[in-house]
RNA sequence: UCAGAAAAGCGGUCUGUCGCGUCGUGAAAACGGCGAGGAAAGUCCGGGCAACACAGGGCACCAUGCUUCUUAACGGGAAGCCGGCGGCGACGUCGGGGACAAUGUGACAGAAAAUAACCUCCCGCAUUGGCGGGGAAGGGUGAAAAGGCGGGGUAAGAGCCCACCGGCUUUCCCGGUGACGGGGAAGGCCGCACAUCCCAUGGGUUGCAAGGUCAAAUACACCGGCAGUUAAGGAUUGCCCGUCCGUUGCCGGGGGGUAGGCUGCACGAGCCGCCGGGCAACCGGCCGGCCAAGAUAAAUGACAGACUCCGGUUUUUCCGGAACAUAACCCGGCUUAUAGCUUUUCUGACCCG
Numbered sequence: 001u002c003a004g005a006a007a008a009g010c011g012g013u014c015u016g017u018c019g020c021g022u023c024g025u026g027a028a029a030a031c032g033g034c035g036a037g038g039a040a041a042g043u044c045c046g047g048g049c050a051a052c053a054c055a056g057g058g059c060a061c062c063a064u065g066c067u068u069c070u071u072a073a074c075g076g077g078a079a080g081c082c083g084g085c086g087g088c089g090a091c092g093u094c095g096g097g098g099a100c101a102a103u104g105u106g107a108c109a110g111a112a113a114a115u116a117a118c119c120u121c122c123c124g125c126a127u128u129g130g131c132g133g134g135g136a137a138g139g140g141u142g143a144a145a146a147g148g149c150g151g152g153g154u155a156a157g158a159g160c161c162c163a164c165c166g167g168c169u170u171u172c173c174c175g176g177u178g179a180c181g182g183g184g185a186a187g188g189c190c191g192c193a194c195a196u197c198c199c200a201u202g203g204g205u206u207g208c209a210a211g212g213u214c215a216a217a218u219a220c221a222c223c224g225g226c227a228g229u230u231a232a233g234g235a236u237u238g239c240c241c242g243u244c245c246g247u248u249g250c251c252g253g254g255g256g257g258u259a260g261g262c263u264g265c266a267c268g269a270g271c272c273g274c275c276g277g278g279c280a281a282c283c284g285g286c287c288g289g290c291c292a293a294g295a296u297a298a299a300u301g302a303c304a305g306a307c308u309c310c311g312g313u314u315u316u317u318c319c320g321g322a323a324c325a326u327a328a329c330c331c332g333g334c335u336u337a338u339a340g341c342u343u344u345u346c347u348g349a350c351c352c353g
Stems, first nucleotide, its partner, number of pairs: 001349010012307007020035006037324001041335002044333005049207004061203005066080005081096006097198002102196005118139002121134005147165002150162003166190002168187008211263004220255001222253007233245004270290004274285004308322005
């Protein structure tokens, strides 16, 4: 210098005019303070908060599943371990509880998917093409074919036997908190995948339109007062009057509750800096500083000027452009979107000293 790998940051700035939301002062007019994001997004996971439910235990269901750590919690994060795949490499990516237990399944192809004989090989009989038997060394099929390779052995062969290599089981030593790594010994123990199964941990339901509170209009349970009618009814009674209940209207009280208002709702696992511990995630200090949107159909915008960056042309001038996206109870994560610019560490190639 070129080509890459990993991690992180910024995400237009300033001034003026007008406008919007909210808070404060004020009698009012008005003035002043504050006013989106790294993802405010998707609403995927966890927690706070709230209402309801809940003696205790079990089953079922769902989620998670290598280790250690971290946290309020998590299916998140950090640092690691083992295996597969990709890259010369920096590195990326996928997977990870248990059981040599038992049972089941393994498309197509293939003789056979686990009590292997299609071709080939070997032996015997027959004699040409067949029959009986031996054998997983070779061929072929497949995602997967009976650990690999060499030798011995044999009629031909086979862990049948032996050496070496790989794996497994049992066991010993060393290192590590641990997953695990390194080394030794014994046993020929030697196909793979998935599922059923088993174990551990967690999970009550619903979400701020939760919940609390104040409370018009209209209708209404209930209570009181006044007036009216016997038009219907009941009680008292054999019948009538009377009385009472009731009924109708008006007035007042009244509870629950609708519209609507207030609250929840902005000081919190808070933010920034410094110091200390830790590889890091993260934790600590009572060290210093800060308070920073709270709307409810929903404000955070428009215009003008200057500057910055990118592109169009070669300098000036001029023209065009500046990503993704807009809070709604709050917080910790994850995922996804993002023009352009910047920084740090590392890898490979070439060159120079």
Molecule: Bacterial RNase P class A
Organism: Muribaculaceae bacterium